[in-house]
């Protein structure tokens, strides 16, 4: 210098033919126990990398700017 992927909740991931955000684990409250690091129940936490465009509407399309991994040269 050229391509290719990746990025969503503290942490590992979901969500892809555009329709308004999700589980599991933590974590906090609370029931129950004789106490619980058990079992139930609740609940807090994301400007979906940063900016910009299309669209009535975008984590999803499309420009880019940063970073990460990978392959060429």
């Nucleotide at each position: 210098c050229g391509g290719c992927u990746c990025g969503u909740a503290g942490c590992u991931c979901a969500g892809u033919a555009g329709g308004u955000a999700g589980a599991g684990c933590u974590u906090u409250g609370g029931u129950u126990u004789g106490a619980a690091g058990u079992a139930c129940c609740a609940a807090g936490a994301g400007u979906c990398g940063g900016g910009g465009g299309u669209u009535c509407a975008a984590a999803u399309c499309c420009c880019u700017c940063a970073g990460a991994g990978c392959c060429g040269a």

Transfer RNA from Paenibacillus polymyxa SC2, 73 nucleotides, folded computationally. Its Rfam family is "tRNA". It is annotated as a transfer RNA. The sequence is in RNAcentral, with records from ENA, GtRNAdb and Rfam. The gene name in the source record is tRNA-Phe-GAA-3-1.